[in-house]
RNA sequence: AGAGUGGCGAACGGUCGCGUAACACGUAAGCAACCUGCCUUCAAGUGGGGGACAACAGGCCGAAAGGCCUGCUAAUACCGCAUGUGGCCAUUCCUUCGCCUGGAGGGAUGUCUAAAGGAUUUAUUCGCUUGAAGAUGGGCUUGCGGCCUAUCAGGUAGUUGGCGGGGUAACGGCCCACCAAGACGAUGAUCAGUAGCUGGUCUGAGAGGACGAACAGCCACACUGGAACUGAGACACGGUCCAGACUCCUACGGGAGGCAGCAGUGAGGAAUUUUGCUCAAUGGGCGCAAGCCUGAAGCAGCGACGCCGCGUGAAUGACGAAGUCUUUCGGGAUGUAAAGUUCUUUUGGCAGGGAAAAUUAUGAUUGUACCUGCAGAAUAAGCACCGGCAAACUAUGUGCCAGCAGCCGCGGUAAUACAUAGGGCGCAAGCGUUGUCCGGAUUUACUGGGCGUAAAGAGCGUGUAGGUGGUGAAAUAAGUUAAACUUGAAAGACUCUUGGCUCAACCAGAGUUUGGGUUUAAAACUGUUUCGCUAGAGAUUGGGAGAGGAAAGUAGAACUAACAGUGUAGCGGUGAAAUGCGUAGAUAUUGUUAGGAAUACCCGUGGCGAAGGCGGCUUUCUGGACCAAUUCUGACACUGAGACGCGAAAGCGUGGGGAUCAAACAGGAUUAGAUACCCUGGUAGUCCACGCUGUAAACGAUGUACAUUAGGUAUUGGGGGUAUCGACCCCUUCAGUGCCGAAGCUAACGCGUUAAAUGUACCGCCUGGGGAGUACGGUCGCAAGAUUAAAACUCAAAGAAAUUGACGGGGGCCCGCACAAGCAGUGGAUCAUGUGGUUUAAUUCGACGCUACCCGAAAAACCUUACCAGAACUUGACAUCUAGAGAAUACGGUGGUAGCACCGUAGUGCCCGCAAGGGAGCUCUAAGACAGGUGGUGCAUGGUUGUCGUCAGCUCGUGUCGUGAGAUGUUAGGUUAAGUCCUGCAACGAGCGCAACCCCCGUACUGUGUUGCUACAUUAAGUUGAGCACUCUCAGUAGACUGCCCGUGGUAAACGGGAGGAAGGUGGGGAUGACGUCAAAUCAUCAUGCCCUUUAUGUUCUGGGCUACACACAUGAUACAAUGGUCGGUACAAAGGGAUGCGAAACCGCGAGGUGAAGCCAAUCUCAAAAAGCCGGCCUCAGUUCAGAUUGCAGGCUGCAACUCGCCUGCAUGAAGUUGGAAUUGCUAGUAAACGCAGAUCAGCAUGCUGCGUUAAAUACGUUCCCGGGCCUUGUACACACCGCCCGUCACACCAUGAAAGCCAGAAAUAUCCGAAGUCAGUGAGCUAACCGCAAGGAGGCAGCUGCCUAAGAUAGCGCUGGUGAUUGGGGUGAGGUCGUAACAAGGUA
Repeated sequence: AGAGUGGCGAACGGUCGCGUAACACGUAAGCAACCUGCCUUCAAGUGGGGGACAACAGGCCGAAAGGCCUGCUAAUACCGCAUGUGGCCAUUCCUUCGCCUGGAGGGAUGUCUAAAGGAUUUAUUCGCUUGAAGAUGGGCUUGCGGCCUAUCAGGUAGUUGGCGGGGUAACGGCCCACCAAGACGAUGAUCAGUAGCUGGUCUGAGAGGACGAACAGCCACACUGGAACUGAGACACGGUCCAGACUCCUACGGGAGGCAGCAGUGAGGAAUUUUGCUCAAUGGGCGCAAGCCUGAAGCAGCGACGCCGCGUGAAUGACGAAGUCUUUCGGGAUGUAAAGUUCUUUUGGCAGGGAAAAUUAUGAUUGUACCUGCAGAAUAAGCACCGGCAAACUAUGUGCCAGCAGCCGCGGUAAUACAUAGGGCGCAAGCGUUGUCCGGAUUUACUGGGCGUAAAGAGCGUGUAGGUGGUGAAAUAAGUUAAACUUGAAAGACUCUUGGCUCAACCAGAGUUUGGGUUUAAAACUGUUUCGCUAGAGAUUGGGAGAGGAAAGUAGAACUAACAGUGUAGCGGUGAAAUGCGUAGAUAUUGUUAGGAAUACCCGUGGCGAAGGCGGCUUUCUGGACCAAUUCUGACACUGAGACGCGAAAGCGUGGGGAUCAAACAGGAUUAGAUACCCUGGUAGUCCACGCUGUAAACGAUGUACAUUAGGUAUUGGGGGUAUCGACCCCUUCAGUGCCGAAGCUAACGCGUUAAAUGUACCGCCUGGGGAGUACGGUCGCAAGAUUAAAACUCAAAGAAAUUGACGGGGGCCCGCACAAGCAGUGGAUCAUGUGGUUUAAUUCGACGCUACCCGAAAAACCUUACCAGAACUUGACAUCUAGAGAAUACGGUGGUAGCACCGUAGUGCCCGCAAGGGAGCUCUAAGACAGGUGGUGCAUGGUUGUCGUCAGCUCGUGUCGUGAGAUGUUAGGUUAAGUCCUGCAACGAGCGCAACCCCCGUACUGUGUUGCUACAUUAAGUUGAGCACUCUCAGUAGACUGCCCGUGGUAAACGGGAGGAAGGUGGGGAUGACGUCAAAUCAUCAUGCCCUUUAUGUUCUGGGCUACACACAUGAUACAAUGGUCGGUACAAAGGGAUGCGAAACCGCGAGGUGAAGCCAAUCUCAAAAAGCCGGCCUCAGUUCAGAUUGCAGGCUGCAACUCGCCUGCAUGAAGUUGGAAUUGCUAGUAAACGCAGAUCAGCAUGCUGCGUUAAAUACGUUCCCGGGCCUUGUACACACCGCCCGUCACACCAUGAAAGCCAGAAAUAUCCGAAGUCAGUGAGCUAACCGCAAGGAGGCAGCUGCCUAAGAUAGCGCUGGUGAUUGGGGUGAGGUCGUAACAAGGUA
């Protein structure tokens, strides 16, 4: 050193959390019902014998694992015997104690019962045996505590107890036999689900809530299930046996295995380390010891996983480099930041020294910590965020895309929200994200919430358990309060200490630690017990009120039907009709009869009842409440989970009844449809009896009971007082029923002694909307259905009250040519013009209900012109700057469609200056800055404009009211055209609007007096003289203010009438348009941000187009004729225009027009003739002597030019049209209608527009209705505001879910079968060393066999859970689908 025998250990330490809802854990007790190796103390011993078995040797079997046979041998291995201090047991005696059974100690007699030796220095030491104690560790029992579900309500047969046994260390149904029928459960048994428990951890102000990593205590487990053996201790992680699953080896016969030990591997996963060093320390086992073992442990490695500490440099350094970003182009920011200069050296590196951890020694860590020196700013900064919450902003890109997002929400061309950049803010060796828990969340409310309308009072009562309970006294001490003791492990936490690592984290020390238990004390309150009391409650006597309930009877009116009479053509019904009834006689009317149902008036915010509910009258039975007064009982009370009863209507069952009404149904209407509203019918039902159902907006949306807290008023039922002849009236008191209101409450509305106030007691209920009062399950029901009652999923709201608006097929008042009353039209015809559409190379663009459409356009042949085709130009047609040249400019020629290109001729002006030269202006050339754009966006804008609407409104300051939004003022009563004015008023004032001030017209006066006028004179003529009286003109002034009178009214404002007056109640007209609305219109008047374009989207030119033409609409013109047409004659305006102009007279022309030129820069001249009208003639009702379109021919005018494409004239032609469907427009007086005149634009062109006058009406009862508007009020689910909101089916897509013939799986229970290993029991004919016996044999033991129990397994039926399932049900979600319009307003039928 190895094998073996023997001893001790291996039950500790280490891992993990499967199971477990349990005495498993925590805490506090108990065991008089127990065990405890090693350790400590005490007492007593250790005598003498015997027989084996391993190792080993030999042989054999097996692939192996392993095994068998024969032989030898030792012991502290094994076995008898002796001794018995003691111990156990049996019998018995004494002492003492106790919380029951009883315990402890002592004595006597009897049976039984121990041991082992080794080492050595011979003196010890290590052992061994018996006993008694201790310590430690365990076992058992009990009180209390801590999860969820009642859609788990009944579970249990060894179950509960007893007697007797067995078994255990020990009590015990732990097990067995017998007996009894118990024991558990609404204070939640049982079943199911989930889970190791605790000290503690996280959070929180706390109370709580969530969790149970690491560390520590306990428990449980060791591949799954079962079992025992050994042992002091196990039913044993690295032991055994069996069964099962899996893996491996095999010679196919058999074997082996169990990392939830430390490392490590695989798999899974978002994710979790090294197959390291050492037993040096601490601890454990063995050993006398040396020592051996120890993946416990101590260390190291990996990981920013956490906590703590440190660094990445410090000082200085510009009105401030570069770069970058930005800009209003000036600048600003990054920024003292950098660079530069002067310093320092932590960390890291290199070199040197070098501990403690170890008592005498021993150091894995480790040449580690630490110390010294050297070099050098050297090796060292990231991450998230910047719309609000929430600290921090700009640029670019993108353009509802890409993307962001915790919530709200960003993004559709100017994004602080996306992406990038610059800058900034916040943390920092980290920073963000994700997940989870607590917090905020008083959002489960013990602390600390609610229930009239927001979620929430059960439909109502009776009453069980339970909870709560008046007053005096006594007792007690359960609750309560106090004190002491004990426990509350350590760690952690908190406080303190400055103690130890350089500080800190970390470590150390001291104190605190809400609980439990024991004992003592107190006796107010609660409880308990006893004795009392009468204020709560109940009873007694006497009264009156009542649609209270049940039953029986009875009355009249109405209705319907039948019969009979009278009587004749309709009745009935509606918005209007029709269906229906009726000549077979209805309706109507009279009489008789029958039937069923309901009870007019009285009748009333009146009565009664618990609620539902109850209504003619009479009778019987019956419940309750109220009042008054006495007496009695003596807390008998309140509430009330379950339970029981009642409970409208509809509905159901059986049997009656059936007049009316009337779901369903039928028909008629209405309607786009009309399965409705309306009408005609009509069956269940409506009524009765009995039974069921058990729900309603069963509502006061308000649980029951008691107490307290201002009043006023009305009414019902009693009592008292007063008054009276009496009833009333009046005062007062109980009990009801209403209204209004103090305080108080309430989010507000509102409630307010009938509380929603203030308190008490008890019950029920709520916890975002939808899904859903649904599914599944249970219970009830004949059914319909009721009751109990979720989840997935989905949304960021749903809801209450009030406010301001808007709206209403709500209301009231009022206005407007809004209707009505009238007049004339439009819509029909033809034409003109505009628009749509279509067409086109282009038909440029804009305007689109009112508020676009004879609109921009007060003039498209070219131009305009923006469009199209073609041809040209590129610093440009136009502006500024630079340089150069030249005056500018005018004229001519050639080419070309033109623009233009080329060439030539003439020509040097103005200002300063002596001159040279300079300046202004213009042209050309060159280059670039730039020009240009009628390109886009009117939803980026300014300005301007339309419209509501010339409607009477819109606001503010201060004050007051309201939590607030807001209100008041501004509403009310009158009045007005008016928010006009008056009065009142918690309002008082003010502003923008109204009105007035301005202009025109109407009257008068004054002034002016030509070109105007004319009383005088004169003329052909205001022609001339004269004049300014008149008209007129232009200025100024006066006048009209409800000033005056009467009446009405409130003594007001004002209104009605009247006088006077030219004018009368704003005299008529105009200008004047509040706050605002319509993202109204316009980027094409103009201006302008941004975007786009730059040899073109700019500019120039020629020609074309804007003028097209199947059609539709709008606005007009002309007509359809006799109130007219036509011809002739004749009269009267106003307001305007005129110099590239108006143009007279005269002449020519049928005419348009031409010639002509006088006059006129206009009260002078001229356009210029006004027309309808009036007088006279003709036409005589016709497609005409109406109407004039269209077309032909001939002319005129303007203009470079009338072809596309102008206007006019003459002659000829002579269309539609005979008064216009539905519908619709304008107008209230000098207006409509009719008639003409002028002007702007303009070369020319007017049926359009803007003005002007002439002639000149009708009608308005009135505000019911249509439209629009104003004020007040009301409803609202609208606020993009009714062109609003919004519901359901169907169709499509997706999602989760229920049902479903079934299918699959899991866990558990029951019954039966089979039954390994194993304990126990029985047996044991086989085998057998120790003891007895001389021997035979015996005692004892073993194998084997049998039995009970029993894991796994099998079978059967049942229940539970999960998955899946053709098909099917509803639900949810989803920019633009279909059908209707149910709800919100009186939502058009509340």
Small-subunit ribosomal RNA from a metagenome, 1390 nucleotides, folded computationally. RNAcentral holds the sequence, with entries from SILVA. The coordinates come from a structure-prediction model, not an experiment, and the mean pLDDT is 85. It matches the Rfam family "Bacterial small subunit ribosomal RNA".